c-di-GMP-I riboswitch aptamer from Thalassotalea algicola, 87 nucleotides, folded computationally. The model forms 95% of the base pairs in the Rfam consensus. Lineage of the source: Bacteria > Pseudomonadota > Alteromonadales > Colwelliaceae > Thalassotalea.
RNA sequence: ACAAAGAAAAGGCAAAGCAUAUGAAAGUGUGCUACGCAAAACCACCGGUCUAAGGGCAUUGACGCCUACGACAGCGGAGUUACCUCA
Numbered sequence: 001a002c003a004a005a006g007a008a009a010a011g012g013c014a015a016a017g018c019a020u021a022u023g024a025a026a027g028u029g030u031g032c033u034a035c036g037c038a039a040a041a042c043c044a045c046c047g048g049u050c051u052a053a054g055g056g057c058a059u060u061g062a063c064g065c066c067u068a069c070g071a072c073a074g075c076g077g078a079g080u081u082a083c084c085u086c087a
Stems, first nucleotide, its partner, number of pairs: 005085002012037002017032006035074001041080002045077003048072003054067004
């Protein structure tokens, strides 16, 4: 130096909820807060999950069903990057 690991220290992120904005929705942003997280940093390539505006089907009509070009990185894998150092 690199890899593995995570006891300590310095820190970091921020679930749910509430307020507010945005979006058709799922969701996302900002503030308060702190469920938890050694990558709970980045990334939509793979799997999975959520939504269905638009499109398609059905219906006299309503209800309904299918569909991602939408979304989730705090669902898992892959990839990229990173603080500290007791054993």